[in-house]
Transfer RNA from Desmophyllum pertusum, 72 nucleotides, folded computationally.
RNA sequence: UCUCUUGUAGCUCAGUGGUAGAGCGUUCGACCGAUGCGCGGAAGGUCAUAGGUUCGACUCCUGUUGGGAGAA
Numbered sequence: 001u002c003u004c005u006u007g008u009a010g011c012u013c014a015g016u017g018g019u020a021g022a023g024c025g026u027u028c029g030a031c032c033g034a035u036g037c038g039c040g041g042a043a044g045g046u047c048a049u050a051g052g053u054u055c056g057a058c059u060c061c062u063g064u065u066g067g068g069a070g071a072a
Stems, first nucleotide, its partner, number of pairs: 001071007010024004018055001026042004048064005
C1' cells in the first nucleotide's frame, strides 16, 4: 500500500428493510430456619461515527475511525 472481516446492554453474542433481543452479570421480590440452586419482575442501548438511498435503515451504499486476518 492492497484485499477480506469485524464494532449492537457491564461481558459473550443473536437480529438478511417494518416496535432492538437472548444468555451470563447487577438489582428487587417470592420461597427457605439460613444460604445456594431453581422461580417471577426491573434497570441497563444516540446499534463506532458522518452522510446517502428509501414511506421506513442495526440491516443496503459511501466517507472516516477502532480491532482482527492475509498478500506484497

Overview:
Lineage of the source: Eukaryota > Metazoa > Eumetazoa > Caryophylliidae > Desmophyllum. Its Rfam family is "tRNA". Its family is annotated with triplet codon-amino acid adaptor activity in the Gene Ontology. By type it is a transfer RNA.